A computed fold for a 372-nucleotide RNA from a mouse gut metagenome, annotated as Bacterial RNase P class A.
Its mean pLDDT, the model's own confidence on a scale to 100, is 75.
The sequence is in RNAcentral, with records from MGnify.
Its Rfam family is "Bacterial RNase P class A". From the family's description: Ribonuclease P (RNase P) is a ubiquitous endoribonuclease, found in archaea, bacteria and eukarya as well as chloroplasts and mitochondria.

RNA sequence: AGGCUAAAUGACCGCGCCGGUCUCUGACUGACAGGGGCAGGUGAGGAAAGUCCGGGCUUCACAGGGCAGGAUGCCGGAUAACGUCCGGUGGAGGCGACUCCAAGGCAAGUGCAACAGAAAUAAACCGCCAGUCUCGGUGCAGUUUUCUGCACUGAUGUUGGUAAGGGUGGAAAGGCAGUGUAAGAGACUACCGUCCGGCCGGUAACGGUCGGAGCCAUGUAAACCCCAUCCGAAGCAAGACCAAACAGAGAACCAUAAACCGGCCCGGUUUGUUCUCAGGUAGGUCGCUGGAGGCUGUCGGCAACGGCAGUCCGAGAUAGAUGGUCAUUGCCCUGCAUUGCAGGGAACAGAACCCGGCUUAUCGGUCUGCUU
Numbered sequence: 001a002g003g004c005u006a007a008a009u010g011a012c013c014g015c016g017c018c019g020g021u022c023u024c025u026g027a028c029u030g031a032c033a034g035g036g037g038c039a040g041g042u043g044a045g046g047a048a049a050g051u052c053c054g055g056g057c058u059u060c061a062c063a064g065g066g067c068a069g070g071a072u073g074c075c076g077g078a079u080a081a082c083g084u085c086c087g088g089u090g091g092a093g094g095c096g097a098c099u100c101c102a103a104g105g106c107a108a109g110u111g112c113a114a115c116a117g118a119a120a121u122a123a124a125c126c127g128c129c130a131g132u133c134u135c136g137g138u139g140c141a142g143u144u145u146u147c148u149g150c151a152c153u154g155a156u157g158u159u160g161g162u163a164a165g166g167g168u169g170g171a172a173a174g175g176c177a178g179u180g181u182a183a184g185a186g187a188c189u190a191c192c193g194u195c196c197g198g199c200c201g202g203u204a205a206c207g208g209u210c211g212g213a214g215c216c217a218u219g220u221a222a223a224c225c226c227c228a229u230c231c232g233a234a235g236c237a238a239g240a241c242c243a244a245a246c247a248g249a250g251a252a253c254c255a256u257a258a259a260c261c262g263g264c265c266c267g268g269u270u271u272g273u274u275c276u277c278a279g280g281u282a283g284g285u286c287g288c289u290g291g292a293g294g295c296u297g298u299c300g301g302c303a304a305c306g307g308c309a310g311u312c313c314g315a316g317a318u319a320g321a322u323g324g325u326c327a328u329u330g331c332c333c334u335g336c337a338u339u340g341c342a343g344g345g346a347a348c349a350g351a352a353c354c355c356g357g358c359u360u361a362u363c364g365g366u367c368u369g370c371u372u
Base pairs, nucleotide, nucleotide: 001368002367003366004365005364007329008328009327010326011325012324013323015043016042017041018040020038021037022036023035024034025033026032045348049359050358052357053356054355055354056353057235058234059233060232069231070230071229072228073227074088075087076086077085078084089103090101091100092099093098104226105225109224110223111220112219113218125166126165127162128161129160130159131158132157134155135154136153137152138151139150140149141148142147174192175191177189178188179187193215194213195212196211197210198209199208200207201206239286240285241284242283246279248277249276250275251274252273253272257271258270259269260268261267293312294311295310296309297308298307299306300305331345332344333343334342335341336340
């Protein structure tokens, strides 16, 4: 750095689901439905979690295009798809194995940059250099006391030059060395860097090399924004079907009707009753788990992954089952004592349509490769 595992075995009691069999109920038989018994099979995870991405599936929407909004952002590949993965490029860190990077565009526009500092995208505070005014000093010359002129030099001021040096800062006008200059400066030159162009290598990102430009142009886009690519919306409580109740429509029968009371008739009470159709609540069925599925072998590929062959079926609940007790063995800790005994401990967590990822949590054990 990358995998694997997530204690094992047995007994008893209990729960969900599955098909088998026996039996009971639904008027008889069959079918079907429901209840019960018997024996059997099967029953959480590496993350089932967060719901952060992507896809399948379902319903709705949809001619085409655009706006808005969101996501992504080096290159190539993998894939159903991805913001994931693999292989590279560039950058950062490490002696190294290796790790990390949202890595397009501030050379399109706008914005922001605290404090410090003279100045923050634009510069003269100190310093350096030159000129000049004033006041001095020294020397020389003239007049020959004062004074005047010239040269050198000091101080203060002033006018310019200067971005090499100092100081502040995350950042100070490419870096460094030289030439040059009054002092300096890409002003000029070599090297490095930057930008532009050619050639060579590479699918490409990019790398190498040659030439040109003297450099104009600080950082920030997980700031607005620009560019490119992608995205219709909601989600299994999606949704489909059956269907008590109940509101509706139509048809038939209607006082010689229908329902209720009653063993029956008479009688009494009530006013619609029955059927069909459509909708549809409770409830039920489906969706529901056989799938971008697992394992083994082989082939292609550096790899992610893909092809082929064989084999296997491994939860499907609906307020939610997957549990509890005991025994033995294994693991860890402590004590005694010595290779046994006693006591204690064993994580994170738990399906709810499915799948591919990411992230987060996690007691321990174990394997492989590599570095020092």